[in-house]
RNA sequence: UCCUGAAAAAGGCAAACCUGCCGAAAGGCAGGGACGCAAAGCCAACGGACCUAAGGUUUAAAAAAUGAGGGUGGCCGGGUUGCCGGG
Repeated sequence: UCCUGAAAAAGGCAAACCUGCCGAAAGGCAGGGACGCAAAGCCAACGGACCUAAGGUUUAAAAAAUGAGGGUGGCCGGGUUGCCGGG
């Protein structure tokens, strides 16, 4: 440097749910809590997928539709950095 995660060690993160705050929502943040995770570290200003639909547009109005510039890196690929063990 590359490949790899069988058994270990040191440590790390934290789903659902609960509480508080932010947000139109999706969702996020903090505390509690552990389903899981070898990148469940980071990048959404890399591609795809999915979620939401405030504002805008359509409408006489309402309903409804549309659609991301809002989100999910714990949906997948990609990029990038990195601990331990094995080869």
Description: This is a predicted structure of an 87-nucleotide RNA (c-di-GMP-I riboswitch aptamer) from Desulfotomaculum sp. Lineage of the source: Bacteria > Bacillati > Bacillota > Eubacteriales > Desulfotomaculum.